[in-house]
Context: one part of a larger RNA
RNA sequence: UGACGGGGGCCCGCACAAGCGGAGGAACAUGUGGUUUAAUUCGAUGAUACGCGAGGAACCUUACCCGGGCUUGAAUUGCAGCUGCAUGGGGCAGAGAUGCCCCUUCCCUUCGGGGCUGCUGUGAAGGUGCUGCAUGGUUGUCGUCAGCUCGUGCCGUGAGGUGUCGGCUUAAGUGCCAUAACGAGCGCAACCCUUGCUGUCAGUUGCCAUCAGGUAAUGCUGGGCACUCUGGCGGGACUGCCAUCGCAAGAUGUGAGGAAGGUGGGGAUGACGUCAAAUCAGCACGGCCCUUACGUCCGGGGCUACACACGUGUUACAAUGGGGAGUACAGAAAGCCGCUUCAUGGCGACAUGAGGCCAAUCAUAAAAGCUCCUCUCAGUUCGGACUGGAGUCUGCAACCCGACUCCACGAAGCUGGAUUCGCUAGUAAUCGCGCAUCAGCCAUGGCGCGGUGAAUACGUUCCCGGGCCUUGCACU
Numbered sequence: 001u002g003a004c005g006g007g008g009g010c011c012c013g014c015a016c017a018a019g020c021g022g023a024g025g026a027a028c029a030u031g032u033g034g035u036u037u038a039a040u041u042c043g044a045u046g047a048u049a050c051g052c053g054a055g056g057a058a059c060c061u062u063a064c065c066c067g068g069g070c071u072u073g074a075a076u077u078g079c080a081g082c083u084g085c086a087u088g089g090g091g092c093a094g095a096g097a098u099g100c101c102c103c104u105u106c107c108c109u110u111c112g113g114g115g116c117u118g119c120u121g122u123g124a125a126g127g128u129g130c131u132g133c134a135u136g137g138u139u140g141u142c143g144u145c146a147g148c149u150c151g152u153g154c155c156g157u158g159a160g161g162u163g164u165c166g167g168c169u170u171a172a173g174u175g176c177c178a179u180a181a182c183g184a185g186c187g188c189a190a191c192c193c194u195u196g197c198u199g200u201c202a203g204u205u206g207c208c209a210u211c212a213g214g215u216a217a218u219g220c221u222g223g224g225c226a227c228u229c230u231g232g233c234g235g236g237a238c239u240g241c242c243a244u245c246g247c248a249a250g251a252u253g254u255g256a257g258g259a260a261g262g263u264g265g266g267g268a269u270g271a272c273g274u275c276a277a278a279u280c281a282g283c284a285c286g287g288c289c290c291u292u293a294c295g296u297c298c299g300g301g302g303c304u305a306c307a308c309a310c311g312u313g314u315u316a317c318a319a320u321g322g323g324g325a326g327u328a329c330a331g332a333a334a335g336c337c338g339c340u341u342c343a344u345g346g347c348g349a350c351a352u353g354a355g356g357c358c359a360a361u362c363a364u365a366a367a368a369g370c371u372c373c374u375c376u377c378a379g380u381u382c383g384g385a386c387u388g389g390a391g392u393c394u395g396c397a398a399c400c401c402g403a404c405u406c407c408a409c410g411a412a413g414c415u416g417g418a419u420u421c422g423c424u425a426g427u428a429a430u431c432g433c434g435c436a437u438c439a440g441c442c443a444u445g446g447c448g449c450g451g452u453g454a455a456u457a458c459g460u461u462c463c464c465g466g467g468c469c470u471u472g473c474a475c476u
Base pairs, nucleotide, nucleotide: 002475004472005471007470008469009468010467011466012465013464015460016459019423020422021421022420023419026315027314028313029312030311031310032309033308034306035305042053043052064301065300066299067298068297069296070295076124077123078122079121080120081119082118084116088103089102090101091100092099093098106115107114108113126290127289129288130287131286135284136283137279138278139277140275142273147186148185149184150183151182152181153162154161155160166177167176168175192267193266194265195264197235198234199233200232201231202230203229206225211222212221213220238261241255242253243252244251245250317416321375322374323373324372325371326370327369335362338357339356340355341354342353343352344351345350382413387408388407389406390405391404392403393402429452430451431450432449433448434447435446
């Protein structure tokens, strides 16, 4: 100087408290450990691993196992020599890779050759093999915490200190005052995106607002940009005004005005550094290792096993509910190997046919909600696992191992021990909708979107984490 203290002071954070809803008990989904296995590929392991890499494991993927093949090799390329094949069609053998046979069979040319293909030889190959403790790049975390430093000066023999301390203030090393310090940098804030109000410009969405026509009905048609909306440029909020307190910075207010008030809400943005944190399997790369195999092709299997343990979720245990009938209101996205209205068939998943849309032009159902009926507290008209049968669809192929539909079957479960998690407002809770990946899908996951819409915060004694000052110190 730091680190540490079951030392002190000040301060903050869903840290506690006050509340609301969960987890821990059940069934299932998924990840992990363990065990098993020919293989159950590999990585991630307190917070900061465990619905994580994986935003799609039937084959492929695939890296693992078993078996069958190849060795300049599956891909790219240089040189030398040879060749007219290769592709396409068919047949046979085989699990396929592959092998054999038949048919067909190059192009340009200045005739020197060139292009393309195949074969042989040779030089480069190839490796998801090891080392993240050799590395780059990227990422997590402390933490969006308010800190981390420098130049010159001054103090000290020196390590170093000062500045950065003190008082007040702030979300903030934010600012004001004071001051052997004076300034500056990286952070904070602002500049960026989005949302909330409004002006203007522009109208193949919107409107009977206005005029006309038409329909069973509808902006359906002519017409028009007023309104809504879309998207470009502006305005607007600054403690600016008022009052009180204060030297100031600033604080306070049923304050005014205002769509919005004191950082308006949300996002992006992550200082110096810490954990030899994570990743050699995304990629790149040093070193080491394999080279008829640790490379590569193919068929099948495995990654989906199952006495068990843990994490994360979904569905429930019901009447604020279940079932039936009727009826209303979104936003954001994606769509041609696609999204689909309508008609017909089917109880249905779906199939067939005729159309619309490369989309503000076509397609679109929101669900909770509201109205009526029923069930009357029961393992039930709750709950839906599991199982049997019959089917639909995708795909070369659903046995291992897909999703969905219908009928039947109807398990555990009556609110969950110790303990523990999230959340302060359009939030929690609850309700549905969409997208990526994708042939299909094990999605209850992830990322978004809107609908309905709370309770509570006295306070900082205590638990956890952090910041500043100070003190002790056997550590540095």